Background
Predicted 3D model of a 75-nucleotide RNA (transfer RNA) from an SAR202 cluster bacterium. It matches the Rfam family "tRNA". Rfam's curators write: Transfer RNA (tRNA) molecules are approximately 80 nucleotides in length. It is annotated as a transfer RNA. NCBI's taxonomy places the organism under Bacteria, Bacillati, Chloroflexota, Dehalococcoidia, SAR202 cluster.
[in-house]
RNA sequence: AGGGACGUAGCUCAGUGGUAGAGUAAUCGUCUGAUAAGCGAUAGGUCGUUGGUUCAAAUCCAACCGUCCCUACCA
Numbered sequence: 001a002g003g004g005a006c007g008u009a010g011c012u013c014a015g016u017g018g019u020a021g022a023g024u025a026a027u028c029g030u031c032u033g034a035u036a037a038g039c040g041a042u043a044g045g046u047c048g049u050u051g052g053u054u055c056a057a058a059u060c061c062a063a064c065c066g067u068c069c070c071u072a073c074c075a
Base pairs, nucleotide, nucleotide: 001071002070003069004068005067006066007065010024011023012022013021018055026042027041028040029039030038048064049063050062051061052060
């Protein structure tokens, strides 16, 4: 320098046009003599950034940022 994959809750990941979820973690309750486990509830997100397309974008397009991989170049 070229190409590819990925970026969503504290963490691990789903969701591939119709307005965002699960597991785990956190908090509270329940249960217990008490703790853990179990059960129930609550809170937690401007979906990497900015623009574009669309009635409508996490989703499609472009640029940029970051992480990883491959190739090339230099030494």